[in-house]
RNA sequence: AGCCCCGUAGUGUAGCGGUCAAGCACGGCAGGCUCUGGCCCUGCAAACCCUGGUUCGAAUCCGGGCGGGGCUA
Numbered sequence: 001a002g003c004c005c006c007g008u009a010g011u012g013u014a015g016c017g018g019u020c021a022a023g024c025a026c027g028g029c030a031g032g033c034u035c036u037g038g039c040c041c042u043g044c045a046a047a048c049c050c051u052g053g054u055u056c057g058a059a060u061c062c063g064g065g066c067g068g069g070g071c072u073a
Stems, first nucleotide, its partner, number of pairs: 001072007010026004018056001028044005049065005
């Protein structure tokens, strides 16, 4: 330098144009249970890398950028 893949709560992930508050697990917080803790139960907070475009509608499609990984030279 060229090509390919990826970027979603603190962490790991689902999502492949419309669904109601973007779901699930672990973690966090609060409450219940318990002599206390743990387990278990209930609830709460927390995310679409940035920017432009397409579309009635974008996490999802397209362009550019940024970041991570891989291959080639």
Predicted 3D model of a 73-nucleotide RNA (transfer RNA) from a Candidatus Woesearchaeota archaeon.
Its mean pLDDT, the model's own confidence on a scale to 100, is 80.
The sequence is in RNAcentral, with records from ENA.
Its Rfam family is "tRNA". Gene Ontology term of the family: triplet codon-amino acid adaptor activity. Rfam's curators write: Transfer RNA (tRNA) molecules are approximately 80 nucleotides in length.